Context: one part of a larger RNA
RNA sequence: UUGGGCGUAAAGCGCACGUAGGCGGCUUCGCAAGUCGGAUGUGAAAUCCCUCGGCUCAACCGAGGACGUGCACCCGAAACUGCGGGGCUUGAGUACUGAAGAGGAUCGCGGAAUUCCCGGUGUAGAGGUGAAAUUCGUAGAUAUCGGGAGGAACACCAGUGGCGAAGGCGGCGAUCUGGGCAGAUACUGACGCUGAGGUGCGAAAGCGUGGGGAGCAAACAGGAUUAGAUACCCUGGUAGUCCACGCCGUAAACGAUGAGUGCUAGAUGCUAUGGGUAUUGACCCCCGUGGUGUCGUAGCUAACGCGUUAAGCACUCCGCCUGGGGAGUACGGUCGCAAGACUAAAACUC
Repeated sequence: UUGGGCGUAAAGCGCACGUAGGCGGCUUCGCAAGUCGGAUGUGAAAUCCCUCGGCUCAACCGAGGACGUGCACCCGAAACUGCGGGGCUUGAGUACUGAAGAGGAUCGCGGAAUUCCCGGUGUAGAGGUGAAAUUCGUAGAUAUCGGGAGGAACACCAGUGGCGAAGGCGGCGAUCUGGGCAGAUACUGACGCUGAGGUGCGAAAGCGUGGGGAGCAAACAGGAUUAGAUACCCUGGUAGUCCACGCCGUAAACGAUGAGUGCUAGAUGCUAUGGGUAUUGACCCCCGUGGUGUCGUAGCUAACGCGUUAAGCACUCCGCCUGGGGAGUACGGUCGCAAGACUAAAACUC
C1' cells in the first nucleotide's frame, strides 16, 4: 500500500465561518469528454500456452498457431457521469404573523451578607479545634443598636428547566443586537453538503500597562499534628480573583461519540408552539411540529451498553489511529514580551 478501525482498548481537530477541492434534487433537448460496442493499425525476437517435428527419451532445440490487460485512429450507442440550453419545486433561502429564552454588548438601579470606620449600650472574655495554641481584647474586644464607606457576588424563584457553534450564560430595568422554533400563504428556483490550507471565537491560570481591592486566597510567616510534616487542621497574609485595553490559545475544551442527508417498533416525562374536541374561554382528552430526558423492539457491540438525540441500515466530505517506554520529548521551523504553544523524530530498550 491493500485492508481494518476511532464512546470506554491506539484514534473525532475545543468550536465555528469559509477558499481550493470532493460530492450533489426532479424533468427535457443537445454534445459525446468519461463509459460501452465494432473495425483497422500497432503491441520486436526470445519467454509463457497449444499443435507438429529433431537429437534412442527427457531436459534442450526447430516450425506453425494462439495470447498480448495497453496505445493510436475510424465508425457507432446515449442509460449513467460530465458539459451546454430550457423547465420544475420537494432540498436551500426570502417575505409575513406569533410565542419562548441566564444568547451577546453597553448604561443605570436594588436589597441581603462579609469587612472596615464613627457613635450608643455593655463587661471579660472572644476566636478557633479532635484537643489546643499562634491571634484579638480592660488603650474596652466578642455580643447588640444606629449611622457611614467600599468591593465583589446575586439567596428564594431554580427544574431530570431554558439559551448559545463551542467556551459558556442566572438580581432588576433601559438601549442596541444575533440565532433558533411554530403557523399560514406568497416569492426565488438547486442558489446545496462538506471543507485541506486560511480566518475568527475560545474556561481557568498566566503575562503587559493603568485602575480597583470587601471577601477569598497560591507564595510566605506563625501555631498545631507528627519519628519527621517543606502537607492535611488553625491564625494571619501578598500576588491573583474585579474593571479597561492588549497578549496567551491551553483543559477530563467530555456525550471521552466530527458535520450533513435519508431510512428503520413503541412507551412515558419536561419544554416552545399549532390544530381538534370541550366549555365559552383556564383545565382534561386526541392529533402535529421543534427541542430536551428516561425506558425499550429490531439491529449493533468484545462486553459494558447504544437503541428515531444510534454506537442500527446507507451515502457524501473532513480529521485522526497503527505495540509499550524513550516522548508529545530532542532538533529545526512558525508564533509569543515571557511562561510556553503548534508542528514533530531517532538511537536505545522491553